[in-house]
RNA sequence: GGGCGAUUAGCUCAGCGGGAGAGCACUCGCUUCACACGCGAGGGGUCGCAAGUUCAAUCCUUGCAUCGCCCACCA
Numbered sequence: 001g002g003g004c005g006a007u008u009a010g011c012u013c014a015g016c017g018g019g020a021g022a023g024c025a026c027u028c029g030c031u032u033c034a035c036a037c038g039c040g041a042g043g044g045g046u047c048g049c050a051a052g053u054u055c056a057a058u059c060c061u062u063g064c065a066u067c068g069c070c071c072a073c074c075a
Base pairs, nucleotide, nucleotide: 001071002070003069004068005067006066007065010024011023012022013021018055026042027041028040029039030038048064049063050062051061052060
């Protein structure tokens, strides 16, 4: 330098044009003498950044950034 993949809640990930979600974690309540387990409820998001397409973008297109893998080049 070229190609491919990933970027969504604190963590691991799903979702792939029209409601932002799950599990774990966290908070509160019930339960217990207390803790754990269990049950119930709740809080938490610029969907990496910017632009474009569209009536509408997490989703499509382009650029950039970060991370990972492969290839090439130089030394």
Transfer RNA from Paramagnetospirillum kuznetsovii, 75 nucleotides, folded computationally.
The sequence is in RNAcentral, with records from ENA.
It matches the Rfam family "tRNA". Rfam classes the family as a transfer RNA.
The prediction has a mean pLDDT of 83.